RNAcentral holds the sequence, with entries from Rfam. A computed fold for a 71-nucleotide RNA from Callorhinchus milii, annotated as transfer RNA. It matches the Rfam family "tRNA". Its family is annotated with triplet codon-amino acid adaptor activity in the Gene Ontology. The family's RNA type in Rfam is transfer RNA. The prediction has a mean pLDDT of 84. The organism belongs to Callorhinchus, within Eukaryota.
RNA sequence: CGUCCUGUAGCUCAGUGCUAGAGCACUCGCCUUGCAAGUGAGAGACCUGGAUUCAAUUCCCGACAGGGCGA
Numbered sequence: 001c002g003u004c005c006u007g008u009a010g011c012u013c014a015g016u017g018c019u020a021g022a023g024c025a026c027u028c029g030c031c032u033u034g035c036a037a038g039u040g041a042g043a044g045a046c047c048u049g050g051a052u053u054c055a056a057u058u059c060c061c062g063a064c065a066g067g068g069c070g071a
Stems, first nucleotide, its partner, number of pairs: 001070007010024004026042005048062003
């Protein structure tokens, strides 16, 4: 320098255009003499700028970050 892939919650991942979910973690209850385990509830996220569309996490283009390959 070229090319390809990835970017969603604190972490690991789902999500084929119309309400963003799960597991673990966190907070508050229940349970216990107490702790752990169990159980109920809650808070928490779409990397960024544009385009298309009634509607974009999803489609298109670019930027940024990380990674693979080639030179």